[in-house]
RNA sequence: GACGAACGCUGGCGGCGUGCCUAAUACAUGCAAGUCGAGCGAAUCUUUUAAAGCUUGCUUUAAAAGAUUAGCGGCGGACGGGUGAGUAACACGUGGGCAACCUGCCUGUAAGACUGGGAUAACUCCGGGAAACCGGGGCUAAUACCGGAUGAUUCAUUCCCUCACAUGAGGGAAUGCUAAAAGACGGCGUAAGCUGUCACUUACAGAUGGGCCCGCGGCGCAUUAGCUAGUUGGUGAGGUAACGGCUCACCAAGGCGACGAUCAGUAGCUGGUCUGAGAGGAUGAUCAGCCACACUGGGACUGAGACACGGCCCAGACUCCUACGGGAGGCAGCAGUGGGGAAUAUUGGACAAUGGGCGCAAGCCUGAUCCAGCCAUGCCGCGUGAGUGAUGAAGGCCUUAGGGUUGUAAAGCUCUUUCAGCGGGGAAGAUAAUGACGGUACCCGCAGAAGAAGCCCCGGCUAACUUCGUGCCAGCAGCCGCGGUAAUACGAAGGGGGCUAGCGUUGCUCGGAAUCACUGGGCGUAAAGCGCACGUAGGCGGAUUGCUAAGUCAGGGGUGAAAUCCCGGAGCUCAACUCCGGAACUGCCUUUGAUACUGGCGAUCUUGAGUCCGGGAGAGGUGAGUGGAACUGCGAGUGUAGAGGUGAAAUUCGUAGAUAUUCGCAAGAACACCAGUGGCGAAGGCGGCUCACUGGCCCGGUACUGACGCUGAGGUGCGAAAGCGUGGGGAGCAAACAGGAUUAGAUACCCUGGUAGUCCACGCCGUAAACGAUGGAUGCUAGCCGUUGGCGGGUUUACCCGUCAGUGGCGCAGCUAACGCACUAAGCAUCCCGCCUGGGGAGUACGGUCGCAAGAUUAAAACUCAAAGGAAUUGACGGGGGCCCGCACAAGCGGUGGAGCAUGUGGUUCAAUUCGAAGCAACGCGCAGAACCUUACCGGCCCUUGACAUGUCCCGUGUGGGUUUCAGAGAUGAGACCCUUCAGUUCGGCUGGCGGGAACACAGGUGCUGCAUGGCUGUCGUCAGCUCGUGUCGUGAGAUGUUGGGUUAAGUCCCGCAACGAGCGCAACCCUCGCCCUUAGUUGCCAUCAUUUAGUUGGGCACUCUAAGGGGACUGCCGGUGAUAAGCCGGAGGAAGGUGGGGAUGACGUCAAGUCCUCAUGGCCCUUACGGGCCGGGCUACACACGUGCUACAAUGGCGGUGACAGUGGGAUGCAAUGGAGCAAUCCUGCGCAAAUCUCAAAAAGCCGUCUCAGUUCGGAUUGGGGUCUGCAACUCGACCCCAUGAAGUCGGAAUCGCUAGUAAUCGUGGAUCAGCACGCCGCGGUGAAUACGUUCCCGGGUCUUGUACACACCGCCCGUCACAUCACGAAAGUAGGUUGUACUAGAAGUAGCUGGGCUAACCCGCAAGGGAGGCAAGUUACCACGGUAUGAUUUAUGAUUGGGGUG
Repeated sequence: GACGAACGCUGGCGGCGUGCCUAAUACAUGCAAGUCGAGCGAAUCUUUUAAAGCUUGCUUUAAAAGAUUAGCGGCGGACGGGUGAGUAACACGUGGGCAACCUGCCUGUAAGACUGGGAUAACUCCGGGAAACCGGGGCUAAUACCGGAUGAUUCAUUCCCUCACAUGAGGGAAUGCUAAAAGACGGCGUAAGCUGUCACUUACAGAUGGGCCCGCGGCGCAUUAGCUAGUUGGUGAGGUAACGGCUCACCAAGGCGACGAUCAGUAGCUGGUCUGAGAGGAUGAUCAGCCACACUGGGACUGAGACACGGCCCAGACUCCUACGGGAGGCAGCAGUGGGGAAUAUUGGACAAUGGGCGCAAGCCUGAUCCAGCCAUGCCGCGUGAGUGAUGAAGGCCUUAGGGUUGUAAAGCUCUUUCAGCGGGGAAGAUAAUGACGGUACCCGCAGAAGAAGCCCCGGCUAACUUCGUGCCAGCAGCCGCGGUAAUACGAAGGGGGCUAGCGUUGCUCGGAAUCACUGGGCGUAAAGCGCACGUAGGCGGAUUGCUAAGUCAGGGGUGAAAUCCCGGAGCUCAACUCCGGAACUGCCUUUGAUACUGGCGAUCUUGAGUCCGGGAGAGGUGAGUGGAACUGCGAGUGUAGAGGUGAAAUUCGUAGAUAUUCGCAAGAACACCAGUGGCGAAGGCGGCUCACUGGCCCGGUACUGACGCUGAGGUGCGAAAGCGUGGGGAGCAAACAGGAUUAGAUACCCUGGUAGUCCACGCCGUAAACGAUGGAUGCUAGCCGUUGGCGGGUUUACCCGUCAGUGGCGCAGCUAACGCACUAAGCAUCCCGCCUGGGGAGUACGGUCGCAAGAUUAAAACUCAAAGGAAUUGACGGGGGCCCGCACAAGCGGUGGAGCAUGUGGUUCAAUUCGAAGCAACGCGCAGAACCUUACCGGCCCUUGACAUGUCCCGUGUGGGUUUCAGAGAUGAGACCCUUCAGUUCGGCUGGCGGGAACACAGGUGCUGCAUGGCUGUCGUCAGCUCGUGUCGUGAGAUGUUGGGUUAAGUCCCGCAACGAGCGCAACCCUCGCCCUUAGUUGCCAUCAUUUAGUUGGGCACUCUAAGGGGACUGCCGGUGAUAAGCCGGAGGAAGGUGGGGAUGACGUCAAGUCCUCAUGGCCCUUACGGGCCGGGCUACACACGUGCUACAAUGGCGGUGACAGUGGGAUGCAAUGGAGCAAUCCUGCGCAAAUCUCAAAAAGCCGUCUCAGUUCGGAUUGGGGUCUGCAACUCGACCCCAUGAAGUCGGAAUCGCUAGUAAUCGUGGAUCAGCACGCCGCGGUGAAUACGUUCCCGGGUCUUGUACACACCGCCCGUCACAUCACGAAAGUAGGUUGUACUAGAAGUAGCUGGGCUAACCCGCAAGGGAGGCAAGUUACCACGGUAUGAUUUAUGAUUGGGGUG
């Protein structure tokens, strides 16, 4: 795009079409084929006339006219109408043939129509039957039937002429045979007869319709390969309208088939229709042509025509009637019914038209046909209003709350009336009459916007977006895919898009699909080259020339039905539709010509191919022989304790003498070095040497043949290894097997043994990653460098040049998706063969063939998935590689892990033990400090515009403070008393403040979501990386730059380079410490002078110090090294040397890392509670587990003594001197100090003495008692002091942490938080080490490269069994059907043959009787349908059980 469609929602009108695709299922009822009285007899009715009877208005009879009709007879029921079951066929299409035929009615021509005869239905009588119907006797007619005459043609025989494509055709003459209705109706006529129309007979022609034959064409399967006995042909006969094995007898043995016979499956064919640019593909409704069929099967009769839809006979199934004896029927005609189905209409009108049958005609019949009805089933047309209308109404929806949108849309105003409605008129279709349609089409008038819009879609493809609801639910979905709390994808709404009386969905088909490729594809790696050769059929084929004209090309003729399609026109108002004309129908046949090419026939040629002659290389093949090394075994000698084997071992061998070593013997198998991208072979493959036989190849010569060639379906042969059979052989090796190890296991890898096998002969098998993953042949298309075998030339004898045949590497053009290939093509061409068509199922099942078997070969489907795959790219990863770095390892020092305690976490418990943090990167973390508070948790008691903010109204008070009563646990509530009397002011009780009350908007939430977010932070990592612009390369992803050579702490720098530059990072700039200088000296300092207990004071600012500003370090200098670079090494100078030490500083990004409980914030949730207040409790629990610490275990120590020496800091609700009290914590007193001035403040390790190795004079937990301090309050639950008590612990398993110098270790000290509480945290100084060979390994990181089936990226991906569920399939003892073959049986009806004794009108003989000819019944034979029996083949369904497969 299309549809004979169906379904869902919706539905105003008209025109024109279409309408059982399924059950060729079964059918009630009505209709669908009759007609002719001008063929015939007869009957009935009506009218008229006549006659008779007589009850004079009735009966009977006769005649005439008219009408009707059962029967005989004629024509038609072979057309028209339906259906598509069967049919793969001369059935259909197309073109021919019949010299092998028929043809009623019709047309033309010619001739004729003479003469006789016997029956029979109707009717009547009798009989049988339920019926259908039948039998018998009698009468009668014909355009029914029969005999004879005539006689043309045909036919038979004979003869002649003409023609021809074989059998033959046409014409003429002679002889023989053969026909009919004196009919019907009219006219004229007295009649005889004449004549008209129709009908009839014969013959020849025509036309029409048919029959038969042939070429070509149109379907899937080879898992159907052989089929055939009247089969193929001949002779003869029969039969037919006609040819013919059509049938029969005899003879011969043929015929068909790979160009697909036969079998089985499917199917009516065509014009056309749909689609497509076309070629094609699909299809065969309606219309038209042909065929086939008519309940199923068989059969003939009649006839011009049938083997007959509405005829006959028989058989079968089914239905109906029945008196049970017997009968009737056939909608695949039109309507209609049941059934089936997703699904398909009225039991309508009319013969008016067109046609058909009959008839002289009138006419009759006609479910053909013409019309109407039903159905949006399709195509076409029309309408559902038009104009104006901004306050941009209301409502809806959204909103950033301003507005936007629906939207000129509506309303309103002004108009119109198509269609529908009502009223009126009213055709054509019909030449004279006749109109079903139909009061229809059409025309006129009237009223009124009046009666008339839906469906689908809005994530991309694909035109069209928002809100709400939902929350991997409900659902959507054509593909991709949406949905797990902010869904443009689900549902709804608003809005929008598309189409429109329809719109969507489903189904089928073509296109897109170059996705079966003729036009127009491929096969190295994506699917795809047979393992290799030889060769049959076939396909294709060198040069020159002649003939031919099959292919090919051109012209002419015939045909290609009509309709359809296309073009032009015409008619319905237009269109659909219809009509007219043209073109076209790409085809087939025929004829005439052309001859380049292809083919055929003939001749010639040599370049393809082959032969010959002379040389050459080689693991080419087969057979026979032979050689040495080695292994193993055996014998003998020497010799002694191990050997062997491995990562390490053990099994094993060995004192019965191994291993080792020497000599000898035996046996089998394989051939080191040479050896080489070397050689040979078709491939598989071939390797010591010699001989014999033998295949192929190469080079040179150019004598010969003269296209002899290439490929190759089937076919045949060869064909590694393993395997099989028979017989040998067996040294080594070695599946299976055994043992030892390894291991969680180890049916493995390793070791010790070891059998088939490996070897030989003969025979099978026929497969391999049989690979160059690349079929064979031929020609053409740049080069360069090797190498093998020849030949030629040059020549310095070692090379060079050329050429042919091989074999390799690189590379241009070209090709390729890329990788790559590239004269050995995967390039450009030709020829032939093989093969492919998404993945899995599956190279499997079944069937066939082959095989001893193993198995091989050929080779599907159901089902299932939306991918599977190739090449390349960027990452990530690797128990891959290279280079490099880091307290990463190593080298060291000290710890943790064991003990007690502190602290955090898990777990458990609890009313609650609030919450968060979770490997590194959670766990002395948020918490720089939970007794109340904090506090978020729990229990209880209270409040509800609220503890807090803004706004409105009303009332009261307008300030601040103190004392106090009652209730209560308190919050809070209710009061009393005393002192004081707010601020601004435009002077207005104007504004502000406070308290109470009311109603709302709102407050409030440490409620949820860190996976909706901002901000902040951790981490890789202070690792050296991360990118961009332009250019270039690539089809592209991307690459290059950023890689490479050096160097660095560094993508730091240098050099090189299709790159050149740039940015964020690195470094530097900043702070601090270390040296110096300048400035300034109080509270700091004191060298000099004076003074003091004391830098205390005077004095001074030199020094220290303080705190502001400068200087200094840059690989700057020298030497070496490196590439003359960057840099590195060493040195000098210097307080400091190569980043001087430390800090701050954290690229692009990763981890959906952490935080909604700091803060902010979207969404959701709560609102007398998830908000607010208070008291008490809890966060402090305790079997246990872990992290981080402290104190220790002691002598490098404990204890005692002792006027040694710091630095950073803090201090007013504070630090506190001094003096006093107390053993002490601390208390009393309160100098001084907002601090370089006063104070905390004592520094401690140190030094001296003592203890002497012990659970101690170590260690201090725990517990008892007594105190101090803070605080409203130390019970749960603080710190400290004193006395007493004196646990564990004697240096810590596996494992693990920190640290490279003023560092580790050790020692004290200050601060924040804080009423109080520090073993934590953040600072400060004192004392002050050891070690680093080095980068193999562990961990982490950087960079280059490599592999990859990974890309949520190795914590990846992924294989198989097992278990469960489910689906389809295979096998299976069988079972049940279908189709079909063969053999036998069977034999209705019918036809033919024979018989025909029974019967018999026409003709013949006969006077007759009778006989004959002919016929009929009947019988019988042959053929044959249904049916039966037996045995095969094939196919379908099903089957306990079983097998693998798919999916989850």
Molecule: small-subunit ribosomal RNA
Organism: uncultured bacterium